[in-house]
Molecule: small-subunit ribosomal RNA
Organism: uncultured Sphingomonas sp.
RNA sequence: UAGAGUUUGAUCAUGGCUCAGAACGAACGCUGGCGGCAUGCCUAAUACAUGCAAGUCGAACGAACACUUCGGUGUUAGUGGCGCACGGGUGCGUAACGCGUGGGAAUCUACCCUUGGGUUCGGAAUAACAGUGGGAAACUACUGCUAAUACCGGAUGAUGACGAAAGUCCAAAGAUUUAUCGCCCAGGGAUGAGCCCGCGUAGGAUUAGCUUGUUGGUGAGGUAAAAGCUCACCAAGGCGACGAUCCUUAGCUGGUCUGAGAGGAUGAUCAGCCACACUGGGACUGAGACACGGCCCAGACUCCUACGGGAGGCAGCAGUAGGGAAUAUUGGACAAUGGGCGAAAGCCUGAUCCAGCAAUGCCGCGUGAGUGAUGAAGGCCUUAGGGUUGUAAAGCUCUUUUACCCGGGAUGAUAAUGACAGUACCGGGAGAAUAAGCCCCGGCUAACUCCGUGCCAGCAGCCGCGGUAAUACGGAGGGGGCUAGCGUUGUUCGGAAUUACUGGGCGUAAAGCGCACGUAGGCGGCGAUCUAAGUCAGAGGUGAAAGCCAGGGGCUCAACCCGCGGCCUGCACCUGAAACUGGCAGGCUUGAGUCUGGUAGAGGGAAAUGGAAUUCCGAGUGUAGCGGUGAAAUGCGCAGAUAUUCGGAAGAACACCAGUGGCGAAGGCGGUUUCCUGGGCCACGACUGACGCUGAGGCGCGAAAGCUAGGGGAGCGAACAGGAUUAGAUACCCUGGUAGUCCAUGCCCUAAACGAUGUUCACUCGACAUUAGCGAUAUACUGUUAGUGUCUAAGCAAAAGCGUUAAGUGAACCACCUGGGGAGUACGUCCGCAAGGAUGAAACUCAAAGUAAUUGACGGGGGUCCGCACAAGCGGUGGAGCAUGUGGUUCAAUUCGAUGGUACGCGAGGAACCUUACCUGGGCUAGAAUGCAGUUGGAAUGUCCCUGAAAGGGGGCAGGCUCGCAAGAGACUGAUUGCAAGGUGCUGCAUGGCUGUCGUCAGCUCGUGCCGUGAGGUGUUGGGUUAAGUCCCGCAACGAGCGCAACCCCUAUCUUUAGUUGCCAGCGGGUCAUGCCGGGGACUCUAAAGAAACUGCCCGCGUAAGCGGUGAGGAAGGAGGGGAUGACGUCAAGUCAUCAUGGCCUUUAUGCCCAGGGCUACACACGUGCUACAAUGGCAGGAACAAUGGGAAGCUACAUAGCGAUAUGAUGCCAAUCUCAAAAAUCCUGUCUCAGUUCGGAUAGGAGUCUGCAACCCGACUCCUUGAAGCUGGAAUCGCUAGUAAUCGCGCAUCAGCAAUGGCGCGGUGAAUACGUUCCCGGACCUUGUACACACCGCCCGUCAAGCCAUGGGAGCCGGGUGUGCCUGAAGACGAUAACCGUAAGGAGUCGUCCAAGGUAAAACCGGUGACUGGGGCUAAGUCGUAACAAGGUAACCGUAA
Repeated sequence: UAGAGUUUGAUCAUGGCUCAGAACGAACGCUGGCGGCAUGCCUAAUACAUGCAAGUCGAACGAACACUUCGGUGUUAGUGGCGCACGGGUGCGUAACGCGUGGGAAUCUACCCUUGGGUUCGGAAUAACAGUGGGAAACUACUGCUAAUACCGGAUGAUGACGAAAGUCCAAAGAUUUAUCGCCCAGGGAUGAGCCCGCGUAGGAUUAGCUUGUUGGUGAGGUAAAAGCUCACCAAGGCGACGAUCCUUAGCUGGUCUGAGAGGAUGAUCAGCCACACUGGGACUGAGACACGGCCCAGACUCCUACGGGAGGCAGCAGUAGGGAAUAUUGGACAAUGGGCGAAAGCCUGAUCCAGCAAUGCCGCGUGAGUGAUGAAGGCCUUAGGGUUGUAAAGCUCUUUUACCCGGGAUGAUAAUGACAGUACCGGGAGAAUAAGCCCCGGCUAACUCCGUGCCAGCAGCCGCGGUAAUACGGAGGGGGCUAGCGUUGUUCGGAAUUACUGGGCGUAAAGCGCACGUAGGCGGCGAUCUAAGUCAGAGGUGAAAGCCAGGGGCUCAACCCGCGGCCUGCACCUGAAACUGGCAGGCUUGAGUCUGGUAGAGGGAAAUGGAAUUCCGAGUGUAGCGGUGAAAUGCGCAGAUAUUCGGAAGAACACCAGUGGCGAAGGCGGUUUCCUGGGCCACGACUGACGCUGAGGCGCGAAAGCUAGGGGAGCGAACAGGAUUAGAUACCCUGGUAGUCCAUGCCCUAAACGAUGUUCACUCGACAUUAGCGAUAUACUGUUAGUGUCUAAGCAAAAGCGUUAAGUGAACCACCUGGGGAGUACGUCCGCAAGGAUGAAACUCAAAGUAAUUGACGGGGGUCCGCACAAGCGGUGGAGCAUGUGGUUCAAUUCGAUGGUACGCGAGGAACCUUACCUGGGCUAGAAUGCAGUUGGAAUGUCCCUGAAAGGGGGCAGGCUCGCAAGAGACUGAUUGCAAGGUGCUGCAUGGCUGUCGUCAGCUCGUGCCGUGAGGUGUUGGGUUAAGUCCCGCAACGAGCGCAACCCCUAUCUUUAGUUGCCAGCGGGUCAUGCCGGGGACUCUAAAGAAACUGCCCGCGUAAGCGGUGAGGAAGGAGGGGAUGACGUCAAGUCAUCAUGGCCUUUAUGCCCAGGGCUACACACGUGCUACAAUGGCAGGAACAAUGGGAAGCUACAUAGCGAUAUGAUGCCAAUCUCAAAAAUCCUGUCUCAGUUCGGAUAGGAGUCUGCAACCCGACUCCUUGAAGCUGGAAUCGCUAGUAAUCGCGCAUCAGCAAUGGCGCGGUGAAUACGUUCCCGGACCUUGUACACACCGCCCGUCAAGCCAUGGGAGCCGGGUGUGCCUGAAGACGAUAACCGUAAGGAGUCGUCCAAGGUAAAACCGGUGACUGGGGCUAAGUCGUAACAAGGUAACCGUAA
């Protein structure tokens, strides 16, 4: 010392990205009241107009001028002195003794302090000035005069310098009335400066070699001073992996920012040092410069010019242009502090002190305070009640900081002198008066609603929002945060333990070199002595000031400032200690090694040799095929194959033994024998005496493939050819087959070279197996050493796992990693014959990529089980005609919905009108219906006429209610107003409810406990059993819930009760006949209550559960049969058109009324059905047996009429009473005789009946006539396991009628088959793999096509810096020197050397650009295939070749 978001369905760990913090010389956006203190060109060291930034001294000198009180005073160009090397600016260069720190010796130092001594005699010039000239100017030539503290000479010369000594050598200046200030020599000090050294102070090795004055010596020169600083000669050194040289970048430090710290980043303001002054070179003067506001030269640029020639240098202060996102006034003053000159007064000072501008930063203050509930109005929201803004406002009562006005008025200067400045501060006055914004509100992250928008517009730091209900966009209301600021952008540190010294890792996440040997280096066993480098202690020195920290003080506080202390973690020196590390010398034996004796082994190399098999060749036998595959074909074979026998040849590999056996460092090594040879292990003693471990570079070995030039070549076999497969098949399969595989030689140097686990040493429970030794004994077995394995403890680990053969605990050394992709790529270099290998980036791009484990889902994975799932059967569909639904098409409309399974005789259990939602036309507008309230008219109601298709519109007549005296009230009804309506309009992806489906499948969960870091697991798995998670047994589980089963209903048997409308055995009566009547309850039946079935009994098997048995009994036997009943959930399944409902839309219409039409269309396609195709049949006649149900706007007996549908009359029944009602298949008799028929009935013509307001579109039925297709149905496909299928009829709902062949029920007749679970489909459980989780209808790869982006190569082209050679060579310095000048010193001139810029040549390096070209990345819906993930449909992957 704080964390959070983001990979997943979820989890743990790894790992990157992102956020919250602090800071800034900042900039931008919006906003802006005051004051204090700071700060302000980070870019163009770009160019600069203008002004100012360094002068002063008359007490050094001559001269001129002015004034004069005549005493003198003042001003000044010039000579001379001092200063101008400070102060101020900037950061170009510099990777360096430049800086920091600590030392050192061979030095100088004007002015200042101090000590000693001196200050003497002369001389010659010169500026100013005057005169004459030149020039545009800058400036300058000649002649003449003159002074000095200017210049020169002589003297003196103590100390001093040189020298061994003798000796030699060197100075001065005066001014002034005094006092005083100067001058010269020498010593010392102080200050400042120069030089040398140790250590520290960027990145790049894709920069590995650099260096010739280079390294050293001797001598000389040179400097203030050491030194190759320079030169001559001599030697051949010097630097470098502890990174030389080269390239890139950079002023360094105190400090500053951040951080817990260690660190990281940085070097504005202030302070120290350095470097620079337009660019480059050079010297002069001077104490000091190679000199910012000096000089000379060269160059670039600018300016002036009379074209001859000149002038300039803001990186001083202001200021201008330019650049830029961006940085201020051409201000005041020397009052203070300081500097220069002067004796001083003083002058100068853009240093400095102040003011101005800028919210640029830090700090402080304010924009009011109290009270105030009708919780005002307005806004916003609303469930319509209310809530919120909100004590907020208004109102009332106060205050006056700031700002404004008036007055006083400092400190800074303790005498004078104040730019700041009438400033700070103080007093008074009026008045709430002058003063609030910015960002945010999905999560991280404090703060939520409405409207608009509709993957648009937009937002976004990351995750991500937006496709009609957006807390994420825009606006509003409200809220949160900060506040004269607030946000954004940029940069730095932090978080990031995400480069890990503190403080990380490397088996599978990124990461152990393929393996050994070994150099440097690092590390190193046990005693003892010495040393003192490391180490430790003490002392003084230094570590500038400022800053920082602590505690004081001053501005009203704070920021800010002042004093004091700490700190400055460092460096060098001195003294001491001697444990540890190191060092010198000397011992020891346990590490390491050597010797002796044994021992196992596919360890290596060379040579020899053997048999089996394969192929080929020869010969024999033998005949038609062989071979090959999923099936085939290509191929071989009558020229004799395959098969078989014998003989021969060749090459390669070595069956069995053979083993989680052995050996080797790894790669790897396998018949047998011989020779040569390496290593290991064991036993016993002896010897050496730390000889050791690791190992950057280096060196060697290193599978396969590949290369080189030869040999060899049986089998196998890239490429290649053919045959198949396929949509294709450049593959998988088959037939052939070349390189290669083999040998010898030389290369290559890579592999998933793997235990994905570097080497070495030590320590830490055990069990079992095995290999090679050794020891003891009872030869059971046991002990021990070295290996090879399995399981496991502690411990470790993200987990899975590892576990004395560690991935545990420690030690030593090396290699390597730091998100994914781009990429092991490009460029460069090294290696290679080549292929290629080694080393190894960046731009750009993504927010992940990846590991382990979990739950699911899935698999052309596995195991177990079930289901009319298949199989075994029976009957269908698909073909025909028709019915019906759907698609499609059509139409004014053919209303809407349902659409794989799970839509399609479905919503619809009944469309002529109505229904009706659709279309056309005619109408209505508070509306067709409902409620409440107000106003108003009229009772209500009935009926008629006109118009019209109707709705609607217009009009007439009749009628006259109840209560109340009345006013009025009430019921009903019309008009009107208001609250309210209406919508089958949209959204089933906003919903409720209901439903389908998996599936009546056996599953789905919970509590507690236990296991796991966790997601989760356990239970629920296992062994049996069951229809069943049904039950039993076992078990870290024990229990429980929803499901299963049971309870419910129907049905099968019986009992009891009851006996009408049902029944009729017995008794009686009656009839042509009939339970018709009296009666009866026995039977059937009805409908209530019970009984009965439980593997209860027996046998067998089994621990049990349970299973088996033509078992017994029983009406029924193992769930007796059937129904109702549908777990957690899945499909954004279906339904807004049953209903309900949020939101949206509509309101003279998307609502309502009406008429007519449509939903009934018709080339066609599909589903579901009916009827058939006939003789197990059709037709005719006769005879028999049911059950469920329905009936008053009804069912209708019976009679009559009609061929009939029906009609007329009439009767019973509100139903166990009457009725629908005839059951049909069946049986009997007859006929038909295999045909498009006496099958089949479509279609069509005609005639009717019934319902209904109405049968045209568009009803059903009847009769007569007509008599189509169809002769059992392709691929394919459906139902059904027993009273089932098949077949036969009957009833009902809806309904006026009916398109019903549909639906729901009822009974009659009544089969066949199931060996079995391999396969198809669906499902359940366990297990396994997974790169899937929208879950295989998943995921995902590569080419091609399109757009965009960055990048490599590239004929070249352009630019840049650097080095080298050659040419030229300014100024200057040094050297040389006859003529000229000078008395001389010396100068001018000339010559030589060095040398800047420049020119030129050939290279190397870096950057830009470039036709074309290579790959790469990114981009909702392009093309082709399907490589990978499951056994991914040929297991995948690595290296190599084609």